RNA sequence: AGAGUUUGAUCCUGGCUCAGGACGAACGUUGGCGGCGUGCUUAACACAUGCAAGUCGAGCGGUUGAGAGGUGGGAGGUGAGAGGUUAGACGUGGGAGAAAGGAACGGGUGAGUAACGCGUGGAUAAUCUGCCUGUAAGACAGGGAUAACGCCGGGAAACCGGUGCUAAUACCCGAUAACCUCUUUGGACCGCAUGGUUUGAAGAGAAAAGGUGGCCUCUUUACAAUGCUACCGCUUACAGAUGAAUCCGCGUCUGAUUAGUUAAGGCCUACCAAAGCAACGAUGCGUAGCCGACCUGAGAGGGUGAACGGCCACACUGGGACUGAGACACGGCCCAGACUCCUACGGGAGGCAGCAGUGAGGAAUUUUCCACAAUGGGCGCAAGCCUUAUGGAGCGACGCCGCGUGAGGGAUGACGGCCUUCGGGUUGUAAAGCUCUGUUGUAAGGGAAGAAAUGUUUGAUGGUACCUUGAGAGGAAGCCACGGCUAACUACGUGCCAGCAGCCGCGGUAAUACGUAGGUGGCAAGCGUUGUCCGGAAUUACUGGGCGUAAAGGGCGAGUAGGUGGUUUGCUAAGUCAAAAGUGAAAACUCCAGGCUCAACUUGGAGACUGCUUCUGAAACUGGUAGACUUGAGUGCAAGAGAGGGAAGUGGAAUUCCUAGUGUAGCGGUGAAAUGCGUAGAUAUGUGGAGGAACACCAGUGGCGAAGGCGACUCUUUGGCCGAAAACUGACACUGAGGCGCGAAAGCGUGGGGAUCAAACAGGAUUAGAUACCCUGGUAGUCCACGCCGUAAACGAUGAGUGCUAGGUGUAGGGGGUAUCGACUCCCUCUGUGCCGCAGUUAACGCAUUAAGCACUCCGCCUGGGGAGUACGGUCGCAAGACUAAAACUCAAAGGAAUUGACGGGGGCCCGCACAAGCAGCGGAGCAUGUGGUUUAAUUCGACGCAACGCGAAGAACCUUACCAGGGCUUGACAUCCUGUGACAGCUAUAGAAAUAUAGUCUUCUUAGUUUACUAAGACACAGAGACAGGUGGUGCAUGGUUGUCGUCAGCUCGUGUCGUGAGAUGUUGGGUUAAGUCCCGCAACGAGCGCAACCCUUGUAUUUAGUUGCUAACAAGUGGGGUUGAGCACUCUAGCUGAACUGCCGUUGACAAAACGGAGGAAGGUGGGGAUGACGUCAAAUCAUCAUGCCCCUUAUGUCUUGGGCUACACACGUGCUACAAUGGCCAGUACAGACGGAAGCGAAGCCGCGAGGUGGAGCCAAACCGAGAAAGAGGGCCCUCAGUUCAGAUUGUAGGCUGCAACUCGCCUACAUGAAGUCGGAAUCGCUAGUAAUCGCAGGUCAGCAUACUGCGGUGAAUACGUUCCCGGGCCUUGUACACACCGCCCGUCACACCACGAAAGUUGGCAACACCCGAAGCCGGUGACUUAACCCGUAAGGGAGAGAGCCGUCGAAGGUGGGGUUAGUAAUUGGGGUGAAGUCGUAACAAGGUAACC
Repeated sequence: AGAGUUUGAUCCUGGCUCAGGACGAACGUUGGCGGCGUGCUUAACACAUGCAAGUCGAGCGGUUGAGAGGUGGGAGGUGAGAGGUUAGACGUGGGAGAAAGGAACGGGUGAGUAACGCGUGGAUAAUCUGCCUGUAAGACAGGGAUAACGCCGGGAAACCGGUGCUAAUACCCGAUAACCUCUUUGGACCGCAUGGUUUGAAGAGAAAAGGUGGCCUCUUUACAAUGCUACCGCUUACAGAUGAAUCCGCGUCUGAUUAGUUAAGGCCUACCAAAGCAACGAUGCGUAGCCGACCUGAGAGGGUGAACGGCCACACUGGGACUGAGACACGGCCCAGACUCCUACGGGAGGCAGCAGUGAGGAAUUUUCCACAAUGGGCGCAAGCCUUAUGGAGCGACGCCGCGUGAGGGAUGACGGCCUUCGGGUUGUAAAGCUCUGUUGUAAGGGAAGAAAUGUUUGAUGGUACCUUGAGAGGAAGCCACGGCUAACUACGUGCCAGCAGCCGCGGUAAUACGUAGGUGGCAAGCGUUGUCCGGAAUUACUGGGCGUAAAGGGCGAGUAGGUGGUUUGCUAAGUCAAAAGUGAAAACUCCAGGCUCAACUUGGAGACUGCUUCUGAAACUGGUAGACUUGAGUGCAAGAGAGGGAAGUGGAAUUCCUAGUGUAGCGGUGAAAUGCGUAGAUAUGUGGAGGAACACCAGUGGCGAAGGCGACUCUUUGGCCGAAAACUGACACUGAGGCGCGAAAGCGUGGGGAUCAAACAGGAUUAGAUACCCUGGUAGUCCACGCCGUAAACGAUGAGUGCUAGGUGUAGGGGGUAUCGACUCCCUCUGUGCCGCAGUUAACGCAUUAAGCACUCCGCCUGGGGAGUACGGUCGCAAGACUAAAACUCAAAGGAAUUGACGGGGGCCCGCACAAGCAGCGGAGCAUGUGGUUUAAUUCGACGCAACGCGAAGAACCUUACCAGGGCUUGACAUCCUGUGACAGCUAUAGAAAUAUAGUCUUCUUAGUUUACUAAGACACAGAGACAGGUGGUGCAUGGUUGUCGUCAGCUCGUGUCGUGAGAUGUUGGGUUAAGUCCCGCAACGAGCGCAACCCUUGUAUUUAGUUGCUAACAAGUGGGGUUGAGCACUCUAGCUGAACUGCCGUUGACAAAACGGAGGAAGGUGGGGAUGACGUCAAAUCAUCAUGCCCCUUAUGUCUUGGGCUACACACGUGCUACAAUGGCCAGUACAGACGGAAGCGAAGCCGCGAGGUGGAGCCAAACCGAGAAAGAGGGCCCUCAGUUCAGAUUGUAGGCUGCAACUCGCCUACAUGAAGUCGGAAUCGCUAGUAAUCGCAGGUCAGCAUACUGCGGUGAAUACGUUCCCGGGCCUUGUACACACCGCCCGUCACACCACGAAAGUUGGCAACACCCGAAGCCGGUGACUUAACCCGUAAGGGAGAGAGCCGUCGAAGGUGGGGUUAGUAAUUGGGGUGAAGUCGUAACAAGGUAACC
């Protein structure tokens, strides 16, 4: 730092996804050790049990148990002494009480809270502060109670009542009073509004408590008491410190589908009074503890608020106060409520969001541990006690950090595994074996620091860390991934199945994507997955985006708030800038050092904390204030143009209607028709009249207006604009949220009007249908007045304003100059409106002084597609509807511009037997043949539009043969290797359908070793074993090769250069021309390649060469005749080399070109005719059955042998042919003229036999020699036939024969005789052919034993027509549109049906929340009363009274509760609405091409 994904490819826009980091995590799997951290994110759900706040006897009284020691008295005993009892005091332990201080700290949680709650900075002249520190002063003299306790009583318990005693540092009265408080009254000083500070005078009021140790004095002594002193404690005041409280500035979440809200304010109040807040977002709803910080990020930001630290709030829920320095109090109280527990049913008790722990919830979160040794806290003089704060340990890989699981060496590259092209490769120096080490673990021994202090004592952790020693490689590696992104590949299994997947996507028989294995990559005591946050994402853009066409400019205007604002001078100092000070807690972060062996962790120092506040200064800029200016803006004078607006009036043409004429049969309408009108007189024509609407020509990318929009003429009224001149005002300006106004068409309301046109509707057509397009009618509406609506593709798809930045050329309206007598002309300039174009810009297209360029100001709007401009809510509207405006869910795209193709019922040009013009056919019949279908044991297989169907098959009776039935064989019918043997075969016989089996007979060869024998090798054959053979079994969608087709169409490309961001373009387009991308010219192209053409074969002409088997002119011979013979090569012919044709020549046209047209010459003339030759590619075209071949499958069978059958079936359908339907013919007899080809397992002559097929025969021929071999049509002839199902046609059938062949039944061909079917020229539709062609006639060949109407060739006879390119088909080039790219056999829309999903509406129904009105009114504070109660003080001898206090009662407020009508929110619901997604459903075909009616708003 980027990457993947929209496309055939490209650029852009734009979303989705990934790679990084982090976590209080969870899940899967695996797991050796240690250190440091961390651990209920959910139910502020409920809690068993234990502990978490106690201490003080040096404040006090009392009780009880044990008691060392001491003292006194008595009784008894004893006399060394021993035992016991009692009293008071002392001391100590336990329990309860009353007193004091603590319990408001510490610990937990985050429910509530959008708030002065928190953060930050200030203020208190508006405050408090126990313990602590300092200073000053004091502590005198009295009094009355009460708990504990005793007794009595009630209760199940909790607990309570009565009575009697007693103490205090408990309580109370009094004294004292500098300071303190209050009242009254002076002075001085100060400030910030209320005021503050200080100093006087007079008056009033208010304190206290003692304890312990020591010493002294009095008393005979002791106790006690008094005094002094030390310490602790007490009282008053001032000051400090600490902590708390209150107020203020600034900051602090979401949505405007919450826009108006609150019911307050004046302390209270019956009285007064109408205000406060709010688009700079009030109020209400929702969500949330805030911060230091943490995570991420380059930063700015974004997210979070666990642990640690600060603040706040809460303690079962709600309310309340008491006590106190401090609470409205987690382990206090009272009340109400819910819940739980106890109960004797009367009544009571409780609050883990303290530490452990339990249940529940949940994906999920620990031990009912040790210790106060340390640090701190409470109490205490202290010792000490308490402390789940804290220090530690335990559990959990939850996180971070560190260590280990060994090191060296070891090649035959071992075994095994996996792969393999079978050679090998890889695992892999990895292992083994060898030499070592000892981290960790284990065993034993030693053993801390943390402990401080004057000494002693004190360690939970812990026998832990650490150290030493011993043995010993021993106990210690997994997880994920391997198609791309993204590092890492093979095999097998599976076969759109199972499955994977973060995105793209993978899987349908060769899966690097699933599963497994081997290998590899990554990380490592972990590794992956899931979830969340930031990043990447410049994808909310402050830094740092956009709005012509991708999402996005408001329909337009004037204008409010707001924002912004010309030149200049002075002052100011709010913004701004600078210096200083305070603060910004600690921790965290960064840097530098230190300590744990390192690190994590931790300690110290520095920095930083970007902020806020205070103060001082500067004055350029912005702001403020005072003044000035004229260029922005505006006003006035005097000109101009205009469909600008309103109102009134006028006009002519046309349509329609009416009246009366003329006139007669049609009119009208269409692609063609019909409906319609018309003999009751239409249409047509001319006269007159009525009425409404719109204004031809002028008319123009001309004018005006803000936009919508405005078009006859006249008058009137009115708004704006422009030019000129420079008088006046002096910044008065620009933009503009909300609000206001205007706003096409359609639509709505009321009332008019109604000619035309015309939704709806009706009819006629079209059509498969036609609720459409077309036609005939026709109502709202279209018009007017008034009022609504407020939207349009309201578009330049381009907001307004200002300034700047090359030009050229039109046009409209002004002005000036030049010129002229004047007009025209020419030049300059202002304003508007167009086109072209540079720089620049843009993704491109394009824009370009009328910017989409360069800048500034203000407003509006956008953030993936769909859902959806929809639902709900609100506002507006009479309604239609408009404005505002989501979410669930779903997809990985949707989109813009441009490119190449393909396509178009787009355009242009051109070609082709493509059409047209012709000829002959097919389709009808019979037969042949192929195919489909059907049948069958099998009817083997393949080929299926053109481009399958007389095709593979150039020839199925057996064979072929692959199919079926039966019978056999299993290393095999065939190949190689090994071992053994020497035969096997043949012949004969038997069995059998044959294959085969059995028996007999016959019995090897070649070479080498000198011969024989023998050995070895080889050939051949048999037997045996296993490797293997074999397969016309599958896959042509795994392939090679071959072939078809577009198409013998003229195309297809490349190099370099240039253009373009790029795909690509250019070249190859254009103007001509050609059969041709053939050639010429032009051109940012210049060249080249594969194709075209030519070179090749054949045919047509000539010369020449050569003449046998060919030929015969001349010569000669011979014959009945004949090149028969001699001879010759002249001719024909044969077959070699050459020549010839090139638009070469002439003319015309053309651009002085290419070329075309015409002509001459020539055998041939414009590629002379024909053939071979088939570019890049397309069709997953055909072929695994020609062959080859990967993989899969079969292996006593899917192989192989054999007999028979089948491929030849037959209601039918189609293709291709043959023969015909006849007289241009048929038949009969005679007669003429070819070319090419074949022949030895062959062609086979003559002759003879047979009606014939044929037989016999065997001459000749290995072929210019002999043979097949008679060519046929033709021409001529015939008493022939005379238009008929015939003397046409020949199917079918019968009989008799012939040939081939082991074999002719299934199933061959031919002959003779007999038989004599359909058929009389063929519907729709359709094929071939442009000249030696079609048509017609025969001949030959291949295949082949035999079998040809097929196929391949050959020659004979030999036409017609082509105006032409409108149309059909196919093709080529250019261009255009495109939503197609599997490319129109494309794409794609909507209803309906089915399934699923989320959402809306809905009679209702069930909850929550916050208010309101009224009722009830607990506890409690406050107020009142207080006839009852009452120790201290006062009066009184007392009784009693007073002051004061209290119970009780009353009242205000007041929680919970109740009733009621509303609000809001959530759930649910019969039914219903649209939406989305689904396999190949149904109906149509709306859109994309002119999409077949241009599309859209």
This is a predicted structure of a 1497-nucleotide RNA (small-subunit ribosomal RNA) from an uncultured bacterium.